[in-house]
Notes: Bacterial RNase P class A from Alteraurantiacibacter aquimixticola, 438 nucleotides, folded computationally. Lineage of the source: Bacteria > Pseudomonadati > Pseudomonadota > Sphingomonadales > Alteraurantiacibacter. Its mean pLDDT, the model's own confidence on a scale to 100, is 75. The sequence was found by an Rfam model in a public genome assembly. Of the family's consensus pairs, 92% are formed in the model.

RNA sequence: CCAGGGGGCCGGGCAGCCGCGUUCCUUCGACAGGCUCAGGAUGAGCGGGUCGGAGGUGCGAGGAAAGUCCGGGCUCCACGAAACAAGGGUGGCGGGUAACGCCCGCCGGGUGAGGCUUUCGGGCCGAAGCUCAGGGAAAGUGCCACAGAGAGUAUACCGCCGAUGGCCCCUAAAGGGCACAGGCAAGGGUGAAAGGGUGCGGCAAGAGCGCACCGGGGGACUGGUGACAGGACCCGCAUGGCAAACCCCACCCGGAGCAAGACCAAAUAGGGGUCUCGCGCUGAAAAGCAGGAGUGUUUCGCUCCGAGAGACCCGGGUUGGUUGCUAGAGCGCAGGGAGCAAUCCCUCGCCCAGAUGAAUGGCUGCCGCCGCCGAUAGGUCCUUUUCGAAGGAUACCGUGGGUGGACACAGAACCCGGCUUACAGGCCCCCUGGCACC
Numbered sequence: 001c002c003a004g005g006g007g008g009c010c011g012g013g014c015a016g017c018c019g020c021g022u023u024c025c026u027u028c029g030a031c032a033g034g035c036u037c038a039g040g041a042u043g044a045g046c047g048g049g050u051c052g053g054a055g056g057u058g059c060g061a062g063g064a065a066a067g068u069c070c071g072g073g074c075u076c077c078a079c080g081a082a083a084c085a086a087g088g089g090u091g092g093c094g095g096g097u098a099a100c101g102c103c104c105g106c107c108g109g110g111u112g113a114g115g116c117u118u119u120c121g122g123g124c125c126g127a128a129g130c131u132c133a134g135g136g137a138a139a140g141u142g143c144c145a146c147a148g149a150g151a152g153u154a155u156a157c158c159g160c161c162g163a164u165g166g167c168c169c170c171u172a173a174a175g176g177g178c179a180c181a182g183g184c185a186a187g188g189g190u191g192a193a194a195g196g197g198u199g200c201g202g203c204a205a206g207a208g209c210g211c212a213c214c215g216g217g218g219g220a221c222u223g224g225u226g227a228c229a230g231g232a233c234c235c236g237c238a239u240g241g242c243a244a245a246c247c248c249c250a251c252c253c254g255g256a257g258c259a260a261g262a263c264c265a266a267a268u269a270g271g272g273g274u275c276u277c278g279c280g281c282u283g284a285a286a287a288g289c290a291g292g293a294g295u296g297u298u299u300c301g302c303u304c305c306g307a308g309a310g311a312c313c314c315g316g317g318u319u320g321g322u323u324g325c326u327a328g329a330g331c332g333c334a335g336g337g338a339g340c341a342a343u344c345c346c347u348c349g350c351c352c353a354g355a356u357g358a359a360u361g362g363c364u365g366c367c368g369c370c371g372c373c374g375a376u377a378g379g380u381c382c383u384u385u386u387c388g389a390a391g392g393a394u395a396c397c398g399u400g401g402g403u404g405g406a407c408a409c410a411g412a413a414c415c416c417g418g419c420u421u422a423c424a425g426g427c428c429c430c431c432u433g434g435c436a437c438c
């Protein structure tokens, strides 16, 4: 320098004026109350709460806040245990994590800049990286349209053969012709795919029919935690594809969700109607038994009922306030250690929004950035050259002027770990191969 790839960061800065929200502190006011002393009342002191005002310190959106696709924290509900069923999810191996369908590493398939080879049709190898819905087609069922002869215990359209049987010609005998019976699936065609590929032999012509190599399968051996890989050996030349089709196998899984939930205040109609099952036994009673409910089924236990249990329809009230609500599976452009890595451990430091119709904005100046226009001749390019330089150009770099823009995607609402999608412009780092120079 060329080609092929991967990743990270920023996405305005500084200053001034005015304006927002919130934590905490101080202070003022209003409201309702609590405790102590005294106690007939009045009163005095103490601490908080809610709302409003003023002052001060600190803080105030994102890498995706988006999608709501996964996994959780947290809250409430489900009586518990075991087995089974239904439903759903994941799917190479190992590790990480609170967990995951996520992340890291590894294995295998595909792809891949390029390289080798060629009968120029093609064949083989193949970096970094990217990608794979990567278990099973011999448990079963199902599908492969159209074309084609035939698409799964499949097949003869065009064809090839003429050994054997047959027909015809000729002959001393050879021999020749036909392609009916028969043989073939190597060649051609159709198609996404046609029952391994190349070559040699064999045959009447063929065919793994035989052989060599490749490919495929198999048990033992070696390496590896494992997926898997590998040299030698054997086999028969061998029964397609689709499971992101139903299905089978392995593993995993309670439900609902901050509009969850808790508290305070307030108000209404402790409203009306229909239906199903059940209301048994002993006992004076208490209590017990049968039975019923709590669960998709069963077993066991526990709880409740033992006279109640459950389903549906109509109608009314509440839409107010506080809380949940931000100290975390937290962050660090800090250090050390383990590990290929993801990540984990230790030390040190930090506190970085909590709104509730929903805050962080407006104006100005300078700088930076982007677009457009002009200049310069400094680099650069072109022409000429008496080799001093002259002329021209503006595609690129640099310098400087004018003008316009704020124009990337985009706004927290309980929180966190991921995935996916969107993103003007700018900067930086790394990997693989090739070429040139030192």
Base pairs, nucleotide, nucleotide: 001434002433003432004431005430006429007428008427009426010425012367013366014365015364016363017362018361020060021059022058024056025055026054027053028052029051030050031049034046035045036044037043062409066420067419069418070417071416072415073414074257075256076255077254079301080300081299082298083297084296087253088252089251090250091249092106093105094104095103096102107134108132109131110130111129114125115124116123117122135248136247140246141245142242143241144240157188158187159184160183161182164181165180166178167177168176169175196214197213198212199211200210201209216235217234218233221230222229223228261323262322263321264320271314272313273312274311275310276309277308280289281288282287291305292304293303294302330350331349332348334347335346336345337344338343369405370404371403372402373401375399376398377394378397379396380393381392382391383390384389